[in-house]
RNA sequence: CAUCGUUCUCAGGGCGGGGCGAAAUUCCCCACCGGCGGUAAGCAGGCUCGCCUGCAAGCCCGCGAGCGCCCCUGCCACCCGGCGGGGGGUCAGCAGAUCUGGUGCAACUCCAGAGCCGACGGUCACAGUCCGGAUGGAAGAGAACGGGA
Numbered sequence: 001c002a003u004c005g006u007u008c009u010c011a012g013g014g015c016g017g018g019g020c021g022a023a024a025u026u027c028c029c030c031a032c033c034g035g036c037g038g039u040a041a042g043c044a045g046g047c048u049c050g051c052c053u054g055c056a057a058g059c060c061c062g063c064g065a066g067c068g069c070c071c072c073u074g075c076c077a078c079c080c081g082g083c084g085g086g087g088g089g090u091c092a093g094c095a096g097a098u099c100u101g102g103u104g105c106a107a108c109u110c111c112a113g114a115g116c117c118g119a120c121g122g123u124c125a126c127a128g129u130c131c132g133g134a135u136g137g138a139a140g141a142g143a144a145c146g147g148g149a
C1' cells in the first nucleotide's frame, strides 16, 4: 500500500394488541422489520479553507441467498409418474416494490406527505415476521502473513 497471492475471522431484522372461527403469530383491523457494493446536494468530525474522513436509498444502478433452468445421482413405481441428494451460476423466466409536493443550477438519494414490496417447502386456515433445508451457502467486510514500491 495502487496491484497480486495465501490463510483466518465476521457477514439479516421483524406478530405486540384486538376481531371472526372448531382451528389462523398464515385471514381481517391496528402494528413491526429492511442483507451487500455503488451513487449522494444530508448529518457529524477534521482542517493548510480548499478539501479530506466517517455515516447516510428496502422500492435509482448492480449483486447475494432462494425458486425456475441445466448437469450428475439414490429410492419407489418399473406406463404415466412420485419422493429425495449433490453440483453449476452460463440463461434472466420469477427475481419484488415510488409517487406527489417543497427547496434548489441540479434530487426517484435531502425535507414533508401519501403509497408500495418481500424465495421455496411445511402447517387443523392463505405466512416478509412461526417451523424447515440452514451448526448450510453467500454478496461482501476486516485482519495477518507473503509479495511489491
Stems, first nucleotide, its partner, number of pairs: 001147001004146007016030004031129002033118002035063004042055005058116002066094002068091001069088008098114005120132003